[in-house]
RNA sequence: CGUUCGUUUUCAGCGCCUGGACUCGACCCGGAGAUCGAGUUGACGAGGUGGGAACCUAUCGAAAGACUCGGCGGGUGGUUCCCCGGUAUCCACAAUCGUGAGUGCGCCAACAAACCGAUGCGGUGACGGAUCGACAAAUGGGCGCGCAGGUGGACUC
Numbered sequence: 001c002g003u004u005c006g007u008u009u010u011c012a013g014c015g016c017c018u019g020g021a022c023u024c025g026a027c028c029c030g031g032a033g034a035u036c037g038a039g040u041u042g043a044c045g046a047g048g049u050g051g052g053a054a055c056c057u058a059u060c061g062a063a064a065g066a067c068u069c070g071g072c073g074g075g076u077g078g079u080u081c082c083c084c085g086g087u088a089u090c091c092a093c094a095a096u097c098g099u100g101a102g103u104g105c106g107c108c109a110a111c112a113a114a115c116c117g118a119u120g121c122g123g124u125g126a127c128g129g130a131u132c133g134a135c136a137a138a139u140g141g142g143c144g145c146g147c148a149g150g151u152g153g154a155c156u157c
Base pairs, nucleotide, nucleotide: 014073015072016071017070019069020041021040022039023038024037025036026035044061045060046059050083051082052081053080054079055078056077084098085097086096087095089154090153091152092151093150102147103146104145105144106143107142108141116133117132118131119130121128122127
């Protein structure tokens, strides 16, 4: 260094690259272009799964405003239907939501990585990696104000 086996960990802005862009080399050679070969790049984290099916450009901000372009695959998102489950004493249906499980609005607090800068390592180079430094929004959390709680039964007072 390679192969095989076993164990553990990580994984959805997750994985991949035949376009584009960029680098090196060859060829060419007054210069440029073209061609060929080998490479680089190609989404920064937060957050998110009841089961099944179908459809759909799948939440939140950061950065940049030059490519986080373009393509392929995947995906915890959304809608509809069915099933299961939660919801005012209990049951069924309805409604509504999804295990933190009725809903609307307002306010408050909290948490990140890249970008960028510095230092440093690898590579001819494009570029890659490491250490240090700051700042989000939503989900969720806290507080408050509203709305919904129907139909038919049961039990207790």